[in-house]
């Protein structure tokens, strides 16, 4: 450096749930809590997936509905890039 994660050690991270707080919504932050994570460190580059405020149409009983739309959102959904811990070969 390279491949693995079957063995070690020290250590991180936290799903659901609920609670507050923002947020239009996904959803994201803390606190409790751990389902699980060898990158569940970083990156929305590619694919996917979420949601639809603004807009833009359409309908209306003018109160509003209803459809498109990402510029928003997930990296614990897969691939890519960057960085990194320990063992083993």
């Nucleotide at each position: 450096c390279g491949c693995u994660g079957c063995u070690c050690a020290g250590a991180g991270c936290a799903a659901a749930a609920u609670c507050g707080u923002c947020g239009a919504a996904a959803g994201a932050c803390g606190g409790u809590g751990a389902c699980g994570c060898a990158g569940a460190g970083c990156u929305a580059c590619g694919g996917g997936a979420c949601u639809a405020a603004c807009g833009c149409g359409a309908c209306u009983g003018u109160g509003g509905u209803c459809g498109c739309c990402a510029u928003g959102u997930c990296c614990g959904c897969c691939g890519g890039g960057c960085c990194g811990c320990c063992a083993g070969c």